[in-house]
Molecule: Bacterial RNase P class A
């Protein structure tokens, strides 16, 4: 000096001008305004993949069906989350990645290929036995054949072919027997556990896939703030009361009484229930910071401190300047010119995924070099 690993953090300042939303406050006032002052998007607010909180709604009790999760032990309100740890692959290394049963019983394993799971003979090796022919010889021995047969070594074929090298054995072969190494079984010992050593017995049983049913072992009751609570017009309905039906309720002319004229029934009031609208629910929280103390760590606990967006036509903006980072041209540390990302609360936490221009940090691996 270079290559990499791993986790953490930042993610445009600064001021002007001219708007927006909500709070406090001041006038003037009585419903909306004017002046002051305060607050005002994220690490993901995103996908809505998981868990909860709260809500309503159904539920004696249990169980089947259906859905999830599936190394272990902790962690947490809960997770499918996160820590530590086993194992297994990958990496030279920091480190990264993946996980329960195919020995319960069912089905599948394309295309090739002999054969895809009760193993099997295309191709090849043997043909000791046993048969068949020929010699020599005489009841056996040689040669041929390649005919019953024997064989899983090599060859093909696949993604996958029934433990793996060696040696010994054989007619040629094979755990057929032996050596190591892997499996399977019990036992011993350590470890909360997964699980790791260690012995001993077994020739070897178990192809693959469970994101096929499926067996287990643990979780799960539906819907989502448009959830729901409360306050209430117009207009139709519904209910009680009281008034009227030839003794005319009511209405039209009419200032008002008569009076005419419609008119054969229905008017008044008072109660609910719901819509439109508004108010809650909704901003103090499994909340943020700091110490401090427990624990390898997730993560707990105690004290102290702090109030941080609340809309719903959905506010958090626009332009202008000077300054940062970067990048590309000219020139030599200056100028011009571009860029400054992903995106942006909607009932509120805990994770997960997936976008992100430029950057900083801290620990550790590897290789060269140099003292």
């Nucleotide at each position: 000096g270079g290559g990499g690993g791993u986790g953490a953090g930042c993610g445009c300042a600064u001021g002007a001008u001219c708007g927006c939303u909500c709070c406090g406050u001041u006038a003037a006032u009585u419903u909306a305004u004017u002046g002051c002052g305060g607050a005002g998007a994220g690490g993901a607010a995103a996908g809505u993949c998981c868990g909860a909180a709260c809500a309503c709604c159904a539920u004696a009790g249990g169980g089947c069906a259906c859905g999830g999760u599936g190394g272990u032990u902790c962690g947490u309100a809960a997770c499918g989350c996160g820590a530590a740890c086993u194992u297994c692959a990958g990496g030279c290394a920091a480190c990264u990645g993946a996980a329960g049963g195919a020995a319960a019983g069912u089905g599948c394993c394309a295309c090739a290929g002999a054969a895809a799971a009760u193993a099997c003979u295309c191709c090849g090796c043997c043909g000791a036995u046993g048969g068949a022919a020929u010699g020599c010889u005489u009841a056996g021995c040689a040669u041929u054949c390649a005919c019953a047969g024997g064989u899983a070594a090599g060859g093909u074929u696949g993604a996958a072919a029934u433990g793996g090298u060696g040696a010994g054995g054989u007619a040629a072969g094979a755990g057929c027997u032996c050596a190591c190494c892997g499996c399977u079984u019990u036992c011993a010992u350590g470890g909360u556990g997964a699980c790791a050593u260690g012995a001993a017995a077994g020739g070897c049983a178990c192809g693959g896939a469970a994101a096929a049913c499926c067996a287990c072992a643990c979780c799960g009751g539906g819907u989502g703030c448009a959830a729901g609570a409360c306050c209430a017009a117009a207009u139709a309905g519904g209910g009680a009361a009281g008034u009227g039906u030839u003794u005319g309720a009511g209405g039209g002319c009419u200032g008002c009484c008569c009076g005419u004229c419609c008119g054969a029934a229905a008017c008044u009031u008072c109660c609910g229930g719901g819509u439109a609208g508004g108010u809650u629910g909704c901003a103090c929280g499994a909340g943020g910071c700091a110490a401090c103390a427990g624990g390898c760590g997730a993560c707990u606990g105690u004290u102290g401190u702090c109030c941080c967006a609340g809309u719903c036509a959905a506010a958090u903006g626009a332009u202008c300047a000077u300054g940062g980072u970067c990048c590309a041209u000219c020139a030599c540390u200056g100028a011009u010119g571009g860029a400054u990302a992903c995106a942006a609360a909607a009932u509120u936490c805990g994770g997960c995924u997936u976008a992100u221009a430029g950057c900083u940090c801290a620990c550790c691996c590897c290789c060269a070099u140099u003292u």